Predicted 3D model of RNase P RNA and transfer RNA as a complex of 463 nucleotides. It holds a member of the Rfam family "Bacterial RNase P class A". Gene Ontology terms of the family: tRNA processing, ribonuclease P activity and dimeric ribonuclease P complex. Rfam's curators write: Ribonuclease P (RNase P) is a ubiquitous endoribonuclease, found in archaea, bacteria and eukarya as well as chloroplasts and mitochondria. By type it is a ribozyme. The coordinates come from a structure-prediction model, not an experiment, and the mean pLDDT is 78.

[in-house]
């Protein structure tokens, strides 16, 4: 040079003016209110993200259920060590596949607890099996008497052929013909000196082979998890209804729980007004409970940013420094100027264009998914050249 | 803002304890029927089973993870 791998950063920047939300202040100013203390106004400070997204996991917090503690049942997890507040997430390591390699992926316990299932196809699919086949060969027939041909009973797991998979693999002896029936070598299976904290690797021995997949079917084992969400919940607290208590008030008759209870009848009230029909009939203090509203929860945090030490790493101790949005669903924005990155024109100088995903609402650690560009770092392969 | 269900042909659905060609009604087409048309009947067409990834020999079906739809205050104040 070329070609590829991972890993971390940014993801518009500086200024001028207007604006919009939160804090904090305020001498005078306009206005609201008796005041207190508000509204305008003024200063002066903060104001999205690496993902706020999806809500897919784990916690804070909080109510709710529980005397402790277990067990079931349900759900999720599953090499090993180690990091955290935990985790299904992160780092290192083992095993296994891929790639010449850097480097990637990996829900990676058990099928010898037990039950299922393995379609089609094939002869057989898990207590294997004779379809095409090899080999013997009884009785039969022919015969040149050497043998030849049908071929039962039998033996074989080699050949061909299904399949996703067929009961170890090649090669050698050996047999009627084979066949781990025997040897070598791989495989596999049991011990296993020896490293390693583990998981696991691993000289060497013994075994002729016994033990097909499937647990992201059931289950078995170990280990976790009580449930519901800030629309959780606390607290303050109207108007109206409605309840409890006290004290007034108000005809007449019944009834029985004795009290503004219940029925009834009169009387007053209700629409423009008579009738007729229908409605209604306490008031006043006080309490309590709860609805609208309204504070709180709500942001000094497993916060951030720089240092050193300890670890290969995730990370932690430890010292310094900062304060970093909070509200109703609603705010976090326009302009303008110079620069930066894209696109388009153009030799060029310059000109146009116009900024990726996307956006808080109880917080935090992850994961997953979107993202135009950009920068920086570490490492493999060829190739040439010195 | 939390929760909670659903996606399968144009339309309603079935299948969803894993087996290969994924069915059914109804619409659309084309022939028969009929003087014409409806009924009827016969044949065909029609499907990324939302997407994409896993496990498995094999996924509409099991898990993961995205994307879309709904349900609502009579799911929750």
């Nucleotide at each position: 040079c070329c070609a590829g791998u991972c890993g971390g950063c940014c993801g518009g920047g500086c200024g001028g003016c207007c604006g919009c939300g939160g804090g904090c202040g305020c001498a005078a100013g306009c206005u609201g209110g008796a005041a207190a203390c508000g509204g305008c106004g003024c200063g002066u400070u903060c104001g999205a993200g690496g993902a706020a997204a999806g809500u897919c996991c784990g916690g804070g917090c909080u109510c709710c259920a529980u005397g402790c503690g277990g067990a079931a049942a349900c759900g999720g997890c599953g090499g090993c060590g180690g990091g955290u507040a935990a985790c299904g997430c992160c780092c290192g390591c083992c095993g296994g596949a891929a790639g010449u390699a850097a480097u990637u992926c990996u829900a990676g316990g058990g099928a010898u607890a037990g039950c299922g299932c393995c379609a089609c196809a094939g002869a057989g699919a898990a207590u294997a099996g004779u379809c095409u086949g090899c080999c013997c060969g009884a009785c039969a027939g022919c015969u040149u008497c050497g043998g030849c041909u049908u071929g039962a009973a039998g033996g074989c797991g080699a050949u061909g052929g299904u399949g996703a998979a067929a009961c170890g693999g090649u090669g050698g002896g050996g047999u009627a013909a084979g066949a781990g029936c025997c040897c070598a070598c791989c495989g596999c299976g049991c011990c296993g000196a020896c490293c390693g904290u583990a998981a696991g690797g691993a000289a060497g021995g013994c075994g002729g082979c016994a033990c097909g997949g499937c647990a992201a079917g059931c289950c078995c084992c170990g280990c976790c998890g009580g449930g519901a969400g800030c629309a959780a919940g606390a607290c303050c607290g109207a108007a109206u209804a409605g309840g409890g208590a006290u004290g007034c008030u108000u005809g007449g008759a019944g009834c029985c729980u004795u009290g503004a209870g219940c029925u009834u009848c009169a009387g007053c009230c209700c629409g423009c007004c008579g009738c007729a029909g229908g409605g209604g009939c306490g008031c006043a203090u006080c309490c309590g409970g709860g609805u609208a509203g309204g504070u709180c929860g709500c942001g000094a945090g497993a916060a951030c940013c720089g240092c050193u030490c300890a670890g290969c790493a995730a990370u932690g101790c430890g010292c310094g420094g900062u304060c970093c949005a909070g509200a109703g669903g609603a705010a976090u924005g326009g302009u303008c100027g110079c620069c930066c990155a894209u696109c388009c024109u153009g030799c060029a100088a310059a000109g146009g264009u116009g900024g990726a995903c996307a956006g808080a609402a109880c917080c935090c650690g992850g994961c997953u998914u979107a993202c135009a560009g950009g920068c920086c770092g570490a490492c493999u392969g060829g190739c040439g050249c010195u | 803002g939390g929760c909670c269900c659903c996606g399968u042909a144009g339309c309603u659905c079935a299948g969803c304890u894993g087996g290969a060609u994924a069915g059914a009604g109804c619409a659309g087409g084309u022939c028969c029927g009929u003087c014409c048309u409806a009924a009827g009947g016969a044949c065909a067409c029609g499907g990324u089973c939302g997407g994409g990834a896993g496990u498995u020999c094999g996924a509409a079906u099991c898990u993961c993870u995205c994307c879309g739809g709904g349900g609502u205050c009579g799911c929750c104040a």